[in-house]
Context: one part of a larger RNA
RNA sequence: GCCGGCGAGUUACGGUCAGCAGCAAGGUUAAGGGGUGAUACCCGGAGCCGCAGCGAAAGCGAGUCUUAACAGGGCGAUCAGUUGCUGGUCGUAGACCCGAAACCAGGUGAGCUACCCAUGGGCAGGCUGAAGCGAGGGUAAGACCUCGUGGAGGGCCGAACCUUCUAACGUUUAAAAGUUAUUGGAUGACCUGUGGGUAGCGGUGAAAAGCCUAGCGAACCUGGAGAUAUCUGGUUCUCCCCGAAAUUUCUUUAAGGAAAGCCUCGCGUAAUAGCGUACGGGGGUAGAGCACUGAAUGAGCUAGGGGUCUUAACCGAUUACCAAACUCAAUCAAACUCCGAAUACCGUACGUGGUACCGCGGGAGUGAGACUACGAGGGAUAAGCCCCGUGGUCGAAAGGGAAACAGCCCAGAUCAACAGCUAAGGUCCCUAAGUCGUGCUAAGUGGGAAAGGAAGUAGGGUUUCUUGGACAACCAGGAGGUUGGCUUAGAGGCAGCCAUCCUUCAAAGAUAGCGUAACAGCUCACUGGUCAAGAGAUCCUGCGCCGAAAAUUCAACGGGGCUAAGCACGGCACCGAAGCUUUGACUUGGAAGCUUUAGCUUCCAGGGGUAGGGGAGCGUUCCGGAAAGAGAUACAAGCCCGACCGCAAGGACGGGUUCUGGCUUCCGGAAGUGCGAAUGCCGGC
Numbered sequence: 001g002c003c004g005g006c007g008a009g010u011u012a013c014g015g016u017c018a019g020c021a022g023c024a025a026g027g028u029u030a031a032g033g034g035g036u037g038a039u040a041c042c043c044g045g046a047g048c049c050g051c052a053g054c055g056a057a058a059g060c061g062a063g064u065c066u067u068a069a070c071a072g073g074g075c076g077a078u079c080a081g082u083u084g085c086u087g088g089u090c091g092u093a094g095a096c097c098c099g100a101a102a103c104c105a106g107g108u109g110a111g112c113u114a115c116c117c118a119u120g121g122g123c124a125g126g127c128u129g130a131a132g133c134g135a136g137g138g139u140a141a142g143a144c145c146u147c148g149u150g151g152a153g154g155g156c157c158g159a160a161c162c163u164u165c166u167a168a169c170g171u172u173u174a175a176a177a178g179u180u181a182u183u184g185g186a187u188g189a190c191c192u193g194u195g196g197g198u199a200g201c202g203g204u205g206a207a208a209a210g211c212c213u214a215g216c217g218a219a220c221c222u223g224g225a226g227a228u229a230u231c232u233g234g235u236u237c238u239c240c241c242c243g244a245a246a247u248u249u250c251u252u253u254a255a256g257g258a259a260a261g262c263c264u265c266g267c268g269u270a271a272u273a274g275c276g277u278a279c280g281g282g283g284g285u286a287g288a289g290c291a292c293u294g295a296a297u298g299a300g301c302u303a304g305g306g307g308u309c310u311u312a313a314c315c316g317a318u319u320a321c322c323a324a325a326c327u328c329a330a331u332c333a334a335a336c337u338c339c340g341a342a343u344a345c346c347g348u349a350c351g352u353g354g355u356a357c358c359g360c361g362g363g364a365g366u367g368a369g370a371c372u373a374c375g376a377g378g379g380a381u382a383a384g385c386c387c388c389g390u391g392g393u394c395g396a397a398a399g400g401g402a403a404a405c406a407g408c409c410c411a412g413a414u415c416a417a418c419a420g421c422u423a424a425g426g427u428c429c430c431u432a433a434g435u436c437g438u439g440c441u442a443a444g445u446g447g448g449a450a451a452g453g454a455a456g457u458a459g460g461g462u463u464u465c466u467u468g469g470a471c472a473a474c475c476a477g478g479a480g481g482u483u484g485g486c487u488u489a490g491a492g493g494c495a496g497c498c499a500u501c502c503u504u505c506a507a508a509g510a511u512a513g514c515g516u517a518a519c520a521g522c523u524c525a526c527u528g529g530u531c532a533a534g535a536g537a538u539c540c541u542g543c544g545c546c547g548a549a550a551a552u553u554c555a556a557c558g559g560g561g562c563u564a565a566g567c568a569c570g571g572c573a574c575c576g577a578a579g580c581u582u583u584g585a586c587u588u589g590g591a592a593g594c595u596u597u598a599g600c601u602u603c604c605a606g607g608g609g610u611a612g613g614g615g616a617g618c619g620u621u622c623c624g625g626a627a628a629g630a631g632a633u634a635c636a637a638g639c640c641c642g643a644c645c646g647c648a649a650g651g652a653c654g655g656g657u658u659c660u661g662g663c664u665u666c667c668g669g670a671a672g673u674g675c676g677a678a679u680g681c682c683g684g685c
Stems, first nucleotide, its partner, number of pairs: 001685006011093013026049003032043003053060002063075004096234002099231001103224006114198009123188001125157003128153001132149006161185002166181004200216001202212003237617006247260005261366002263363006272356001274352008287339001288337002293333003297329004302323001304322002306319004369394007377386002399410003414585004419581003425575003428560003434572001436570005446562001452546002456543010473530005479503003484498003509524001512523003586607009618674001620671007628664002638657005644651002
C1' cells in the first nucleotide's frame, strides 16, 4: 500500500412538541398483594396532574394585591384535561466516536547515572633534578660561589588505564552513540572492584535545569478515569419535495456563543404580499450655484501698515510694496446652499396576482465569504489591498463562449432521441458554419504600454501666392554715398553702442549667416531670365510610425498561417448549448372527472443543489403469530453463473456446487442494523 473483518447519536430518568389510542371535569395509579403459559388479568387512590386565582404572608376569593381610597395600576377571571405508546428535540448523566499536554493519590526504582561512606586493587619505560646534606672556595663572622650527593613536583615525554579535540565513514548502522585516523590526562581534585547510603511537593549536582535504568523544566507503575478539549479528524443503505447563511446587536467576545435575520415542517387567519398605472407626500444626494459660511485669482477704489522724502517735533508729501471693507470680472467646498433632479421610500385608489403575505408552534444550519459592475471612504484617484452601500454570479450550478481559466458573457441539467430553432460567440485550415459589399491600414499594425516626437497615409475646414508665370531647381545680378557715426591697436554690412537715411535701379538690409587680426572671400534677403502648373501656411478627424530592455529557443494571434483570414460601416445567410420546440417515459403539487377507496384518466404548474428541514422505502440480526413443508431425478443456508422484476437501496426464478448441520415466505415486534476515508483497530498478502 491493497484486501478482509471490526469501527461512531445509545440507554435511564425528567421537560416540551407532534402523531396515535383510552377515559374525560376528570385522568392515572406507585410500592405491594393475588394470579397466569404470559411483562395477560384482578386488587391496591397513598401520591401526581387538572378543575381558581391573587398576595411575602395572615388571608380573601372571580377576584385579589398595592393603598386612606369604593381612585388608578399589577396579576387573574373566557380557553379540557389526563394517562399511555411511538417519534422530534432539550436537560441531567462519559451522552456520537477516537485524541491531549497536564492534576491528584498510593506504590516501585541509585544493578544506568550523580554525590557520599567503608574496604580492596592499579599506574611499562624514559626525562627533569627543589629542599636538605657533604666537600671545596669565600668572609671578622656571615651572606654567597663551585662540585657532588639527594630525589621533590595537582613537574615533562609516553604505554596500560581514563578521556573524546578534529575529520571521514556509519545514519532500515556491525553498534538505539560506534569504527578508523587524530587528540587530552596518565602520582593525581587520578582510575577502578566489592559492600552500603540519599527517592520524585524528593534526591544528587566543581551548575549543563545535568543526572536519578536507552525520552526528566519535575521518574516510572497502577488508580481517580470514559479527567477536560469553545480544538482537529471521522461518523456506514436508497429514492422523492423544499432549500439557506457567511449579516445585526451583545459577549474576558473575536476560528466560540445568545437573541434577531435568512431555510424547512405543521396548524390557523383570510384580509394580503409582490407587480403595473395614476395621484398625494416628506427629503437636500447627483448636478448646479456663490445669496450665507469659508477658500481663492486679477483689476479698480480705498482705511491701516511698510518704504522714500520732509520736519526740532507735530503736521505733511509720495510710492511698479503689503492690504481690511467695498466695486467689477473669473473660480472652489464631505462637515457651504439662493436652488435642485432621476431613482428610492411612505401612503391612497384602480388593475393584476392567487397565498408567495401575516400569526402561532416543532426542527435547523449559518454568524471565516469570494470576485465582478456601479456609488463612497482608507491607501498613493497602488494592490488578486482594506472597509461600507446597491445589483449580479460563484459559494450550493452542470452545459455553450472567453485557447486553458469558482466569481466575466450566454444559459439554469427529471430521463431518453442518429429530429428542429436559436443565445453568447463565431463561419480560410486545425474546427461545425461565408474565401459577401464599400472604404481604411502596409505597421504582421491587427496580435501589450504613456508623456512626447515626426513632410507616414486618407478625408475635411480656413487662408496666402499663382499663365500679368507662382513653388522648387538652374543662369545672372545682389550696387553707389560708405570704411555710416561712436568706440577701438584695428572695428571696412557682420566684437560692442547709436542711428538705420539718401541715391542708382529690374532688384539689392547702413545687412540674415559663414569667414578675416582688420580687410578680402562665400552665401542669404531682394530682382531679371530659363522652365512650366499648381505651390505654401494653419486647424480638425480616421488608421498607422517612433518612444518599446529580462532572465531555459520561438513565447505579447490557441497554432497553422493571413495583406485579409486586419479595422470601420452595411446587408443577407449559416453554425452554435443540457436554453426553446417536437416525440415518448417517470415523478411532485393543484384542479376536474370516473371509480370508489389509496386506483385510473385528462389538464395546469413544477422536478440543478452544499449546510439543513420534511416525506417514502430497501436490507441485516434476533423474537412472536400464521402457513407450506420438502425426497433419491437430494431439502435449506452459503458459494458460482444467467439476456428476469424494481427509478433505486434491492428482489425473484432457473442451473451448478455442497449431505442433514437447519432454512424460507407473509403479518407484526425489538435492535450491538448498513463503512471508503478517522496519520482508525486486528489479521492476511